Predicted 3D model of a 522-nucleotide part of an RNA (small-subunit ribosomal RNA, 5' domain) from an uncultured bacterium. It matches the Rfam family "Bacterial small subunit ribosomal RNA". RNAcentral holds the full RNA, with entries from ENA.
Context: one part of a larger RNA
RNA sequence: AGAUGAACGCUGGUGGCGUGCCUAACGCUUGCCUGUCAAGCGAAGCAUUUUGAACGAAGUGUUCGGAUGGAAUUUAAAAUGACUGAACGGGGGACGGGUGUAUUAACGCUUGGGUAACCUGCCUCUUACCGGGGGAUAACGGUUACAAAUGACUGCUAAUACCGCAUAACCACACAGUACCGCAUGGAACAUUGUGAAAAACUCCCGUGGUCUGAGAUGGACCCGCGUCUGAUUAGCUAGUUGGCGGGGUAACGGCCCACCAAGGCCACAAUGCAUUAGCCGACCUGAGAGGGUGACCGGCCACAUUGGGACUGAGACACGGCCCAAACUCCUACCGGGAGGCAGCAGUGGGGAAUAUUGCACAAUGGGGGAAACCCUGAUGCAUCAACGCCGCGUGAGUGAAGAAGUAUUUCGGUGUGUAAAGCUCUAUCACCAGGGAAGAAAGUGACGGCACCUGACUAACAAGCCCCGGCUAACUACGUGCCAUCAGCCGCGGUAAUACGUACGGGGCAAGCGUUAUCC
Numbered sequence: 001a002g003a004u005g006a007a008c009g010c011u012g013g014u015g016g017c018g019u020g021c022c023u024a025a026c027g028c029u030u031g032c033c034u035g036u037c038a039a040g041c042g043a044a045g046c047a048u049u050u051u052g053a054a055c056g057a058a059g060u061g062u063u064c065g066g067a068u069g070g071a072a073u074u075u076a077a078a079a080u081g082a083c084u085g086a087a088c089g090g091g092g093g094a095c096g097g098g099u100g101u102a103u104u105a106a107c108g109c110u111u112g113g114g115u116a117a118c119c120u121g122c123c124u125c126u127u128a129c130c131g132g133g134g135g136a137u138a139a140c141g142g143u144u145a146c147a148a149a150u151g152a153c154u155g156c157u158a159a160u161a162c163c164g165c166a167u168a169a170c171c172a173c174a175c176a177g178u179a180c181c182g183c184a185u186g187g188a189a190c191a192u193u194g195u196g197a198a199a200a201a202c203u204c205c206c207g208u209g210g211u212c213u214g215a216g217a218u219g220g221a222c223c224c225g226c227g228u229c230u231g232a233u234u235a236g237c238u239a240g241u242u243g244g245c246g247g248g249g250u251a252a253c254g255g256c257c258c259a260c261c262a263a264g265g266c267c268a269c270a271a272u273g274c275a276u277u278a279g280c281c282g283a284c285c286u287g288a289g290a291g292g293g294u295g296a297c298c299g300g301c302c303a304c305a306u307u308g309g310g311a312c313u314g315a316g317a318c319a320c321g322g323c324c325c326a327a328a329c330u331c332c333u334a335c336c337g338g339g340a341g342g343c344a345g346c347a348g349u350g351g352g353g354a355a356u357a358u359u360g361c362a363c364a365a366u367g368g369g370g371g372a373a374a375c376c377c378u379g380a381u382g383c384a385u386c387a388a389c390g391c392c393g394c395g396u397g398a399g400u401g402a403a404g405a406a407g408u409a410u411u412u413c414g415g416u417g418u419g420u421a422a423a424g425c426u427c428u429a430u431c432a433c434c435a436g437g438g439a440a441g442a443a444a445g446u447g448a449c450g451g452c453a454c455c456u457g458a459c460u461a462a463c464a465a466g467c468c469c470c471g472g473c474u475a476a477c478u479a480c481g482u483g484c485c486a487u488c489a490g491c492c493g494c495g496g497u498a499a500u501a502c503g504u505a506c507g508g509g510g511c512a513a514g515c516g517u518u519a520u521c522c
């Protein structure tokens, strides 16, 4: 000199774009963050219409007894619905979002390969098919326990829920065969036999679905080579340990697990369940480069979700807003028996700290989930708010103006500096304020932002300058006060009576909506 997710002091006009708990992975009030499909399904409710029944107003006749008339109301059934949605059922809650001094020195990450050892919902293409049956169950009704959470028993009912049967190939398995290929185990092709495994319908009749087969795409899983902090004042470590055989398990290989057998395996080229520190990378900062440092924002991967275990469901999880168990903590309780909870999602709160924002608006756009669609949901996202936290831009006026005014500082008292600076005169209007117009972002419609950006007009020099420094390094000096005191200080150092070094003033220098200090890195 440069840089920062910065902080502190003084100061502070404005716009654009970014950034904003680095500390306690500390505790959390409240609201929201994952819901959707009625074109899978049976009830229930609501609305409308039709039909039936009951009751029967006004009105019309009237011989005053009644007759006729049918509104409104109640009720039953059926149909219909851009209606409601508690259940059963399907897709999705494995994405998106957060955190990283929690864990991890590891095939975690980076880079390059391998899988003849693997899986893959939705999507695209492809082969063939969708026949015929059965038994339940929730919702609901009844009885009942309980403070609540939540149940128990009993009765009924539906399905694209569940279970058999039929049929089926180039699917799977088993037995042998032919010819071919490779990279060791092996791979793939052809034909035969046997065994086994499917399905679901809905509809607005346009369509949407279901099952099987083979490919693709996408996403994942596993394995390997190289690389990946410090310490030897850490030198030995290891019994499922190393290998084999046979099983189990897995999508799959494998001591992944188990029985048996052998006694191996790693290590000074640094092993080790030794210690310390740490998420890794693209990148970022610096530097001419080599290198050094960092890993905020943005992007990729990994790990985690109060702590520790566990599995279930599923194409996918050992699952942040799912389940079970244990622990700590918090809360509720009708009297104690028992229950409820998990912000490292978005806001917000306490605490910690030098220190880091609103309990905002909208689904208009982009994207995601569900749905045939309309549409619904979306604290993802788009925006707005706060903060000079950073970068960039603009402004705080321009011209003229010597009586070189006043004031102020100094003075050798003559003057000199401030200084064309001010005033005055002539202009201009960026910005601010006021008024009018007003987009793009949106494909027909639909705009949170927002009457925002932008444009035009009017108006007034008005609304807008500070901070640090002036001994040398280092640009910039005098006066007064103080008197080794009070202080200053990055280094050298200054101050003990004329201090350009302390304090104040005038003047000057530097940068400028900032300036200086502190911290850290090169």
Stems, first nucleotide, its partner, number of pairs: 002521003006518005013394006019387002021352001026350003030347003036090002040088001044084002046081009059068002098304003108228002111225005118220002123216003128211003131165001133163002140155006171196004177190002180187002201208002230275002236266003241263004246258003279301004283294004306327005329341004358384001360383003366380001367378004397427004407418004432460001434457004441449001466511005471492003478505004488493001